Small-subunit ribosomal RNA, central domain from an uncultured Bacteroidota bacterium, 346 nucleotides, folded computationally. It was read from a public genome assembly. The coordinates come from a structure-prediction model, not an experiment, and the mean pLDDT is 87.
Context: one part of a larger RNA
RNA sequence: UUGGGUUUAAAGGGUGCGUAGGCGGAAAUUUAAGUCAGUGGUGAAAGCCUGCAGCUCAACUGUAGAAUUGCCAUUGAUACUGAAUUUCUUGAAUCUAAUUGAAGUGGGCGGAAUAUGACAUGUAGCGGUGAAAUGCUUAGAUAUGUCAUAGAACACCGAUAGCGAAGGCAGCUCACUAAGUUAGUAUUGACGCUCAUGCACGAAAGCGUGGGGAGCGAACAGGAUUAGAUACCCUGGUAGUCCACGCUGUAAACGAUGAUUACUCGCUAUUGGCGAUACACUGUCAGUGGCUAAGCGAAAGUGAUAAGUAAUCCACCUGGGGAGUACGAUCGCAAGGUUGAAACUC
Numbered sequence: 001u002u003g004g005g006u007u008u009a010a011a012g013g014g015u016g017c018g019u020a021g022g023c024g025g026a027a028a029u030u031u032a033a034g035u036c037a038g039u040g041g042u043g044a045a046a047g048c049c050u051g052c053a054g055c056u057c058a059a060c061u062g063u064a065g066a067a068u069u070g071c072c073a074u075u076g077a078u079a080c081u082g083a084a085u086u087u088c089u090u091g092a093a094u095c096u097a098a099u100u101g102a103a104g105u106g107g108g109c110g111g112a113a114u115a116u117g118a119c120a121u122g123u124a125g126c127g128g129u130g131a132a133a134u135g136c137u138u139a140g141a142u143a144u145g146u147c148a149u150a151g152a153a154c155a156c157c158g159a160u161a162g163c164g165a166a167g168g169c170a171g172c173u174c175a176c177u178a179a180g181u182u183a184g185u186a187u188u189g190a191c192g193c194u195c196a197u198g199c200a201c202g203a204a205a206g207c208g209u210g211g212g213g214a215g216c217g218a219a220c221a222g223g224a225u226u227a228g229a230u231a232c233c234c235u236g237g238u239a240g241u242c243c244a245c246g247c248u249g250u251a252a253a254c255g256a257u258g259a260u261u262a263c264u265c266g267c268u269a270u271u272g273g274c275g276a277u278a279c280a281c282u283g284u285c286a287g288u289g290g291c292u293a294a295g296c297g298a299a300a301g302u303g304a305u306a307a308g309u310a311a312u313c314c315a316c317c318u319g320g321g322g323a324g325u326a327c328g329a330u331c332g333c334a335a336g337g338u339u340g341a342a343a344c345u346c
Stems, first nucleotide, its partner, number of pairs: 004317003007300002012314001014201004021194003025088007033081002035077008049065006091191001092188003095184006103177007110154001114150008125136002162169002206247006215241002220236004258313006266291009295302002319346003328339004
């Protein structure tokens, strides 16, 4: 580079918003920029190609033509694209009425458990393990009861369930904020889709400042095990885990599957609406699962939640190692992140 690809072989950006750009619903009119056709000019010569001719042939040369796929001007065509104007409602949004959920932020409250402290009862063990020991305990532990304090997490319900763009979200309640869905078809009238750069969000760990610290627990110490045991097991235990503010910006950030739109045989379960209600069921819209026809696929599989059939836009891939390394740039307090080679080698 391409009539190639991206679930698992290399390859979908962690997610959203959105600028430029690309692409874009139906009808009519105008225009004629793209597009198409005609004509004129230009497109040097030589060369290339074709015909003919000249050197005895050929190379070579001469001559005539074609070609020069382009550019400019002009006259037309108007289906498609563009531009302008007018209109439409099915895409999109708004409105009204319902409704849904662990969606978010900030308060308040609750019970169980754990730990600690005080008091009481009570006496010799407790704890732990495969077995032990370290450890705790006559200065009264473990156990039981009452009271108090503290921090963190919310059993059952709980689910193949629900919500959120993703990360993620779970005791109860209040306030504020956002979103989805359904019905009406009331309003606007293409206002749409995608999105390089950019901006925002982004688990855990980690970093800074100040709090907090029950349990758990990297590091660390001790006891075991073992040939050894810098481990697995046990007893302790600091950072951390928690809160506020700021930074970091990465994950197997996974459905290893980008977003949007249209179309394509069925069965079944379930969540939230709506219609009709005869309370059996059935239809419909939006989700979430299982099985499957065709199709697709190297196969596993996928199969209306497509990896099928098509369209638009973005991102990414091009043998293994070297290497997500070096150098440079940039971001960061740092740890490091982003971008990202080559020599060499197979």